c-di-GMP-I riboswitch aptamer from Ornithinibacillus bavariensis, 86 nucleotides, folded computationally. It was read from a public genome assembly, where an Rfam model found it. NCBI's taxonomy places the organism under Bacteria, Bacillota, Bacilli, Bacillaceae, Ornithinibacillus.

RNA sequence: UUUCGAAAAAGGCAAACCUGUCGAAAGAUAGGGACGCAAAGCAAAGGGCCUAAUACCGUUUGAGUGAUGGCUGCCUUGCUACCGAA
Numbered sequence: 001u002u003u004c005g006a007a008a009a010a011g012g013c014a015a016a017c018c019u020g021u022c023g024a025a026a027g028a029u030a031g032g033g034a035c036g037c038a039a040a041g042c043a044a045a046g047g048g049c050c051u052a053a054u055a056c057c058g059u060u061u062g063a064g065u066g067a068u069g070g071c072u073g074c075c076u077u078g079c080u081a082c083c084g085a086a
Stems, first nucleotide, its partner, number of pairs: 002086004012037002017032006035073001041079003045076003048071003055065002
C1' cells in the first nucleotide's frame, strides 16, 4: 500500500419501544432503551423509498398530481478512519 474480518483486545454506534421538544406530515432532536452494525463515520451525488404543507386539477368537501421536505440502519458512488489477519 492492497485485500479481507476467522479468532482476540481497546473502544464506538444504537433499531423497535417510552417520554419531552420541533414539524402539516414523513421525519428530526434530547434522555432512557438494545434489535443489530467493521464504516450503523461523513456527503442526498445516481437509483430507490416515505410524506404532501404551499401549489395545480377538481369541488359532491373529498380524490389525484406534485419536493422545494425527508430516509445513508435500502443499494451504489465519493472522502476519511480503529484493531487484527494475509